[in-house]
RNA sequence: GGGACUGUAGCUCAGUGGUAGAGCGCGCGACUCAUAAUCGCUUGGUCGUAGGUUCGAACCCUACCAGUCCCA
Repeated sequence: GGGACUGUAGCUCAGUGGUAGAGCGCGCGACUCAUAAUCGCUUGGUCGUAGGUUCGAACCCUACCAGUCCCA
């Protein structure tokens, strides 16, 4: 220098054009003499950034940024 993939909650990840979700975690509660385990409730997001397409974009297109890998 060229190419591929990835970027969504504190973490691991779903979500492939029509209300952004799950598990774990944090917090509160139930249970217990108490703790753990278990159960319930709750908490949480500029969907990497900026534009474009569309009635409507996490999703399609373009550029850029970051990370991983491959080629040279």
This is a predicted structure of a 72-nucleotide RNA (transfer RNA) from Candidatus Moranbacteria bacterium CG10_big_fil_rev_8_21_14_0_10_35_21. The sequence was found in a public genome assembly. It matches the Rfam family "tRNA". The family's RNA type in Rfam is transfer RNA. The coordinates come from a structure-prediction model, not an experiment, and the mean pLDDT is 83.